This is a predicted structure of a 74-nucleotide RNA (transfer RNA) from Acinetobacter sp. A source record names the gene trnC. The prediction has a mean pLDDT of 81.
[in-house]
This record gives sequence, C1' cells and structure tokens, in this order.
RNA sequence: GGUGGGAUGGCAGAAUGGUGAUGCAGCGGACUGCAACUCCGUAAAUGCCGGUUCGAUUCCGGCUCCUACCUCCA
Repeated sequence: GGUGGGAUGGCAGAAUGGUGAUGCAGCGGACUGCAACUCCGUAAAUGCCGGUUCGAUUCCGGCUCCUACCUCCA
C1' cells in the first nucleotide's frame, strides 16, 4: 500500500429500512431476624461527518480506530 471483517448501555451480545432484545453489573423495592438466593421495578447505547429516504443502527460515500490475510522495502 491492497483486500476482507468489525465499532451498539459499565461489560458481553442480538436486531435489520418503521419506537434497540437478552444476560451480567448498577440503583430502588419485596422476601429474610440480618444476609444470600429468588422475584418485581428502574436508569443507561447504535464511532464521526455527509448522502438517499416520509423514516437509517440497517442502504451509499468519506474519515477514525480495532482485527485477519496478501504484497513491497528493510
């Protein structure tokens, strides 16, 4: 330098043009003699900039970062 994959709550991890699951962690409550377990409730996210669209996490372009492979130089 080239090609492919990826970037989503604190962490892990789904979704796929139409209001973003789930688990763990957090917070509040129930239960308990106190806790643990369990149960209920709750806050919290689509890397950045543009484009298409009535509507973009999803499609398109550019950029940034991570990762795998290939090539060249040393």
The source organism's lineage runs through Bacteria, Pseudomonadati, Gammaproteobacteria, Moraxellales and Acinetobacter. It matches the Rfam family "tRNA". It is annotated as a transfer RNA.